[in-house]
The prediction has a mean pLDDT of 85. Predicted 3D model of a 1408-nucleotide RNA (small-subunit ribosomal RNA) from a metagenome. The sequence is in RNAcentral, with records from SILVA.

RNA sequence: AGAGUUUGAUUCUGGCUCAGAACGAACGCUGGCGGCAUGCCUAACACAUGCAAGUCGAACGAGACCUUCGGGUCUAGUGGCGCACGGGUGCGUAACGCGUGGGAAUCUGCCCUUAGGUUCGGAAUAACUCAGGGAAACUUGAGCUAAUACCGGAUGAUGUCGCAAGACCAAAGAUUUAUCGCCUAAGGAUGAGCCCGCGUAGGAUUAGCUUGUUGGUGAGGUAAAGGCUCACCAAGGCUACGAUCCUUAGCUGGUCUGAGAGGAUGAUCAGCCACACUGGGACUGAGACACGGCCCAGACUCCUACGGGAGGCAGCAGUGGGGAAUAUUGGACAAUGGGCGAAAGCCUGAUCCAGCAAUGCCGCGUGAGUGAUGAAGGCCCUAGGGUUGUAAAGCUCUUUUACCCGGGAAGAUAAUGACUGUACCGGGAGAAUAAGCCCCGGCUAACUCCGUGCCAGCAGCCGCGGUAAUACGGAGGGGGCUAGCGUUGUUCGGAAUUACUGGGCGUAAAGCGCACGUAGGCGGCUUUGUAAGUUAGAGGUGAAAGCCCGGGGCUCAACCCCGGAAUAGCCUUUAAGACUGCAUCGCUUGAACACGGGAGAGGUGAGUGGAAUUCCGAGUGUAGAGGUGAAAUUCGUAGAUAUUCGGAAGAACACCAGUGGCGAAGGCGGCUCACUGGACCGUUGUUGACGCUGAGGUGCGAAAGCGUGGGGAGCAAACAGGAUUAGAUACCCUGGUAGUCCACACUGUAAACGAUGAUUACUCGAUGUUGGCGAUACACAGCCAGCGUCUUAGCAAAAGCGAUAAGUAAUCCACCUGGGGAGUACGCCGGCAACGGUGAAACUCAAAGGAAUUGACGGGGGUCCGCACAAUCGGUGGAGCAUGUGGUUUAAUUCGAUGAUACGCGAGGAACCUUACCUGGGCUAGAAUGCCUUUGACAGAUGCAGUGAUGUGUCGUUCCGCAAGGACAAAGAGCAAGGUGCUGCAUGGCUGUCGUCAGCUCGUGCCGUGAGGUGUUGGGUUAAGUCCCGCAACGAGCGCAACCCCUAUUUUUAGUUGCCAGCACGUCAUGGUGGGGACUCUAAAAAGACUGCCUGCGCAAGCAGAGAGGAAGGAGGGGAUGACGUCAAGUCAUCAUGGCCCUUACGCCCAGGGCUACACACGUGCUACAAUGGCGUAUACAAAGUGUUGCAAGCUAGCGAUAGCAAGCCAAUCACAAAAAGUACGUCUCAGUUCGGAUUGCAGGCUGCAACUCGCCUGCAUGAAGUUGGAAUCGCUAGUAAUCGUAGAUCAGCAAUGCUACGGUGAAUACGUUCCCGGACCUUGUACACACCGCCCGUCAAGCCAUGGAAGUUGGGAGGACCUGAAGGCAGUAGCUGUGAGGCGCUGUUUAGGGUAAGACCGAUGAC
Repeated sequence: AGAGUUUGAUUCUGGCUCAGAACGAACGCUGGCGGCAUGCCUAACACAUGCAAGUCGAACGAGACCUUCGGGUCUAGUGGCGCACGGGUGCGUAACGCGUGGGAAUCUGCCCUUAGGUUCGGAAUAACUCAGGGAAACUUGAGCUAAUACCGGAUGAUGUCGCAAGACCAAAGAUUUAUCGCCUAAGGAUGAGCCCGCGUAGGAUUAGCUUGUUGGUGAGGUAAAGGCUCACCAAGGCUACGAUCCUUAGCUGGUCUGAGAGGAUGAUCAGCCACACUGGGACUGAGACACGGCCCAGACUCCUACGGGAGGCAGCAGUGGGGAAUAUUGGACAAUGGGCGAAAGCCUGAUCCAGCAAUGCCGCGUGAGUGAUGAAGGCCCUAGGGUUGUAAAGCUCUUUUACCCGGGAAGAUAAUGACUGUACCGGGAGAAUAAGCCCCGGCUAACUCCGUGCCAGCAGCCGCGGUAAUACGGAGGGGGCUAGCGUUGUUCGGAAUUACUGGGCGUAAAGCGCACGUAGGCGGCUUUGUAAGUUAGAGGUGAAAGCCCGGGGCUCAACCCCGGAAUAGCCUUUAAGACUGCAUCGCUUGAACACGGGAGAGGUGAGUGGAAUUCCGAGUGUAGAGGUGAAAUUCGUAGAUAUUCGGAAGAACACCAGUGGCGAAGGCGGCUCACUGGACCGUUGUUGACGCUGAGGUGCGAAAGCGUGGGGAGCAAACAGGAUUAGAUACCCUGGUAGUCCACACUGUAAACGAUGAUUACUCGAUGUUGGCGAUACACAGCCAGCGUCUUAGCAAAAGCGAUAAGUAAUCCACCUGGGGAGUACGCCGGCAACGGUGAAACUCAAAGGAAUUGACGGGGGUCCGCACAAUCGGUGGAGCAUGUGGUUUAAUUCGAUGAUACGCGAGGAACCUUACCUGGGCUAGAAUGCCUUUGACAGAUGCAGUGAUGUGUCGUUCCGCAAGGACAAAGAGCAAGGUGCUGCAUGGCUGUCGUCAGCUCGUGCCGUGAGGUGUUGGGUUAAGUCCCGCAACGAGCGCAACCCCUAUUUUUAGUUGCCAGCACGUCAUGGUGGGGACUCUAAAAAGACUGCCUGCGCAAGCAGAGAGGAAGGAGGGGAUGACGUCAAGUCAUCAUGGCCCUUACGCCCAGGGCUACACACGUGCUACAAUGGCGUAUACAAAGUGUUGCAAGCUAGCGAUAGCAAGCCAAUCACAAAAAGUACGUCUCAGUUCGGAUUGCAGGCUGCAACUCGCCUGCAUGAAGUUGGAAUCGCUAGUAAUCGUAGAUCAGCAAUGCUACGGUGAAUACGUUCCCGGACCUUGUACACACCGCCCGUCAAGCCAUGGAAGUUGGGAGGACCUGAAGGCAGUAGCUGUGAGGCGCUGUUUAGGGUAAGACCGAUGAC
């Protein structure tokens, strides 16, 4: 000191969360020792039992006991002192209660000092005795007695009262004769009471409170001032600087935290206060309205003989209860202190100690050294190893703690030690007695394996887990802390997230709609005074403890002791005189006024004008008008619309008109008049700070709305009808009422916006415009005041603002503090109402949000391309069949592919095999391979059983080598095999698609806080990011193009198996033969095409021209070639491969079956529906392939498929091989046909172990649907479509109509880019980023949570009224009593409590 979290990424705003410290803590796991501290925070709940306040015989009488007869001891009672301290608790209290600093009108036992006094009498009474009452507590009567108990007299001042005279007031003795007491007065000390300034919570959804209230006079009362109380008089007193009311709370020194300022807190220790079961009251006393005293009332508990009594742990222990939770019914008065006493002493749960608790702080230990075969074991592994790990063991040492033995303090000044045989010291044995907890995805230090499979679980925030989880659980390893470690709770911090230090308000939350103005705050220049603020000095106070510093003592530390420093503040005093304040002499620049001007939709009232609209009347006129995308409702033959004239009414003011004007804002627009507000300019004068802002307050305040009364042409919510639509409570159309208009009154809100409060000063420029000035006019510099645009500095998160600031400063006001809930609820105020103002909480989320970036998207825009549309041709969709798929079926119908980018796809050949599927039968190191050991056979031939795999017989039985060994085979054991089992969402490789679309990027530089941008955009051009020009860019890469192949032309070379023009030979005929290279062709090398030339356009790139030339012309045609990437696209079943799974089976072998099923649906094809045709006969012209397990000429047989025989050919030589459409002739004549061929029957052929399921072909017979195909949809731009045949791969054969090649014949059309689809670039909007197949709103249904209302029900505290009223005080008193002081009784007053009735406030609950 920061970090995580909003986004695809960025930046800002903003909340949430974490890391730190602390605790009177609690809980979980664990636990060796010692020291010092601390320990009911909850029920001020109730308490059993014991103890916590007594003492004095030197005040007194009496009794008992002892006695050395001197006396002593003990005790109930009278009397004195104490019990008001010490100890506990925090209920109440928002207060002179506390803190701090002052003050005057007081008291003060014991103590100290000083002065004086201590005299004479009297009458009782307890104890005790006797007699009673009562269960008890206790109590009654009679009698005796003492005192330092009580009373009277005397003396009385330095005392009190009084002006004075004068009046009044005291005492107590004891005894050892030395003291202790007693009384009066004064002073001190200590302690206490009272008053005042300042400080000391929250709520305004509490705004008014108060009648002894505020003051005065007099009296009473008190220790004392005082409405403290009373009588009378006056009507005051408090309050927005927060009264009253409500809620909460003991206050402080301090404690915790924090850099500090602050914030939170008020345990232990210390000071003050309050309280003592609840409420009231007084008595005694120096002191109490009294914790362990009294009286009364109440609640509760206990005893009781039912008549009546007793009690108060918030003292120390302890019990129950409550609670997450807090200790022993201990020891001692040894120390410190307290009470009494002359003292010894007694008492003391104050205190000192011990016990319990890791509750906290501090210290120590659980061993040290050495030790590599890096042991074993564990874990991981790429199988090599790595790690645990010098860790262990082993060896050599040590003994702190604990244990055992011995000695043994200080605390104690003479005696006295609970603690305690404690601290400490010495000795001994032995590594011996002693380690855990949390964490390991990021924040945050620390990683692997196994298990689990959105399950179980984790989680402080973000978030993990759906079969490879470093996040769950376990293990190994690691990290952190350590006798503790984690969790939970609370406080401060981080949080500048309430901002005094130290924040904001145009768009993130936040400027009141606007003005006027009260209180308040702030305020120009100057003189003098003052000294309130201010500054400085001095003094007092600021308790101690604590914090800090320096010392010292416990072995250190914690802890303790000593000294010092520090301390805000408050009080007193002295000084200064700048600044602020106050008072005061002045000033003119702020402000205002006077004078002179011009501008203006500024306001109010009255009058007035024309255009338009509608309506009314009349004329002309006839069938439509109106309205719409198209229509209809509607109006019109009863005369509309149109048109002409006349009239009526209401409302609004075209053009001018303008980022023009005016106004505080809302707002203001024909013209004229009247009244009236403000601003501006100019010039001199006047006043002399008169100013700025403005909480409350007051006024103004669009539209809609409301009230009363008018008015009502047009428009037009509601409403009606017609359309549109799936619907259409809308958009469109036809109507139409409130309203819109006027007057008066209310409402008081708007995106009332510049989303920008008012005022003042300062801080570059450019440009436009309005008003005024500069004598006037034009023009144009300048000044002032407005209204705009661009921009510098600066500011800002950015976009932007920028003299009209969102810049730099100053003053004042309003407002904000995460999103939602909510501007909602309740309360109050306003309003006729509608509604407005003020304005929460529960609950819930981890975001919500601003600006900008890159994409993607848009039924946004611009530009461009593509068989994308359009134009043309031919199809598919209808039929039959083939084939694939879905579905269904099945023992199985193996698996995969599924929009485009699956569906004649993997499969370029499923009868067996293939084959992965099913049924059944078999094998288990297995069907194949390598290595090792043993054996020497195995194979082969041939029987039998079996469907077969296989089993079992017979015959036969080694070879090479000198050897070692090898070949082959079998058996054995192991390392190992096998799996078309799963995961294509773990992968490689390969492939599809966007798309052969023109894009995708990088380096350096520059711009931006940044994501990013620039380059790659722009102007042209291209098939192209192709090229040119321009440009903060300059270059480069992958793509494009080119290089490669085929093809079109030519040349050269070569000339067999190809070719044959010329020459020759031969044949019925044929390059058949000699020969030839001319031609065709073959196959190698070259040439050729580049906008090179011309014309036009253009800066250029380039484009155009049926241009020239050329076989070919602007990429000549075709192919191969597929950028960065997208679709978790496809494939684990081509292959490879991680992980998982199976191992007498999910492996392997065999037979049979299935993959060929069939109500149905779809895709792709073939054949057709016919005459551009079918059939028959004759006849012509290709290319490219293939062939020895082969192609097969030819001959023979057969109608034919084929069969038999067989030449040639390993192929430019031979063969397949016939090309077909075409052409010529003939026939058919529009029909379900001489079209079409499905289906079926019979008979054959071929392949093959085998054609039943399930092959192909042939012949004869049979002769189905179908007459050109709905919605919809596909291909193709030239040698293309269409049409015709040919070959090959696979292959025994073939379901091939498929696929891949080959040639023959050979068109039509393209105006064009509006639209559909796809794509490219630029731009724009976005709340999308899994990116429009996105995001997202509301109702409804079900369950649950919180809250408001609610007929009511129920509880609480407080106040007022009335009734009653204890004890006690005060006042009175005629009764009773006492020798007397007096007492009792009675009456009045005051009052706790109780009761009654009514209301206000605050809760709880409540169907709905």

Its Rfam family is "Bacterial small subunit ribosomal RNA".